[in-house]
RNA sequence: GAUGUCGGCCAGGCAAUCGCUGUUCCGUUAUUCCCCCAACAUGAUUUUGAUCCAUUUAAAUCCGAUCUGAGUCUAGUCGGGGGAGUAACGGGGUGGAGGAAAGUCCGGGCUCCAUAGGGCAGGGUGCCAGGUAACGCCUGGACGGUGUGAACCGAUGGAAAGUGCCACAGAAAAUAUACCGCCUACGUCCUCCGGGACCGGUAAGGGUGAAAUGGUGCGGUAAGAGCGCACCGCGCCGGUGGCAACACGCGGUGGCAGGGUAAACCCCACUCGGAGCAAGGCCAAAUAGGAACGCAUUGGCGCGGCCCGCGUCGCGUUCGGGUAGGCUGCAUGAGCCGUAUGGCGACAUAUGGCCCAGAUGAAUGAUUGCCCAAGACAGAACCCGGCUUAUCGGCCGACUCCUAAU
Repeated sequence: GAUGUCGGCCAGGCAAUCGCUGUUCCGUUAUUCCCCCAACAUGAUUUUGAUCCAUUUAAAUCCGAUCUGAGUCUAGUCGGGGGAGUAACGGGGUGGAGGAAAGUCCGGGCUCCAUAGGGCAGGGUGCCAGGUAACGCCUGGACGGUGUGAACCGAUGGAAAGUGCCACAGAAAAUAUACCGCCUACGUCCUCCGGGACCGGUAAGGGUGAAAUGGUGCGGUAAGAGCGCACCGCGCCGGUGGCAACACGCGGUGGCAGGGUAAACCCCACUCGGAGCAAGGCCAAAUAGGAACGCAUUGGCGCGGCCCGCGUCGCGUUCGGGUAGGCUGCAUGAGCCGUAUGGCGACAUAUGGCCCAGAUGAAUGAUUGCCCAAGACAGAACCCGGCUUAUCGGCCGACUCCUAAU
C1' cells in the first nucleotide's frame, strides 16, 4: 500500500421566525378558606345624663319605666388589606423519541387472583464452568465443522432401557443377507482321466445406495475372512493434567462387542401457578334500581262479594354499590457518567457527580436562509434485561492474509 475479520461510537450541522407539550416562576381575572382593620347591626351586660312615678313638709337618695351617650363580649352583613389553594388566560425560564422506540419471541419487576405439602399429567431448556433479579441471554472454555488466516458456525445429554422409521436402487437398510464374481480342499456320483455335476465354502473384488458390519500390509488358505500378527482406529480398566466438559505421541487389556435417526415416541437432568397498566387503587354526577328510618294510608290495585287485616303503589331524609367523568399507578430507576479496586472476561464492590420525554383524539413540528461528505431505517404509551428483524453514510481501535522497501 492493498485485503478482509472482530469490537466500539455517531446518526446532517448552524441561524431566524411561527407553533405543540411537560415543568417552574411571575402577573391578571374568577372562586373557596383563614387572618387583620374600619363601619353597620342583633343580643347580653356595665355605666353617664335627663324626665316621669312612688316615699317625704321640702330637698337629696334608692328601686322601676322611657329617652340618650359610652365601654366590653358577640350571631351576622358590607368594604379594604394580607396569606393559602384551585381554575382560566397572558408573559419569562427550562426539558422534549431510538439504536432499534419495531416484532411482541424469551426473561424479570410491579399489580390482582389462586395456592398446606407431595405426586401425576402438560410445557420449556439441554456440552462444561461462571455472570445475572432472571433468561432460551452474556462471558470464558471443551468438542465437531468451515476458512490460507484473523475469525466464524453448531438444539452439542442418552441409539448398549424399550418402541418406531429409513423413499429409489440394491442380495441385504438390521432377529441380517448373497446378484455378478472367486474356490472345488473335504463328502457323493460320472469320466474319454483332461475334467465335469451335486453337496457346498467365501465376502477379498465388481455392482446399488445418503448410508453396507473398522483401515493398510504381511502371513495364512482350495479361495477367503481379525482366522493369526504388526501399525492405525475403537471399546473397557487404570494413570496423568484440568473445578468440569474433556485431553494425552501414557500403561494394560479386548479381535472389535455390532449403521443412521431423539427439531420420532421415549429415557435422564434441571425448570415452570394464572391473568395482565383496559393490571390495580382513590374521588365520584345525572338517570334507573337497592337498603334503613319517618310521613301519609281520607286514596288506587291484589287477596272471588262485604268487613277486618296483610301486601304493593306514593312523598321525604340518609346510606351503600356502581356507570359517565376525574385523579393515581406514571417517570429516582436491577438508572446514567467518571474514578479506583478485584476478575482473562461477562461482571462485581467502593466512591464522586447528574436528573435525562411522560402524552391520553395522544406533543416532540413547520417555513426560510447558509454550509457540507447531501442525510438511511424508522416514532415512546407501566417499566427494565435480552434476542431477532430494518438501516444512507462515516469515524476510532485491535488483528489477519498478500505485495514492496528498509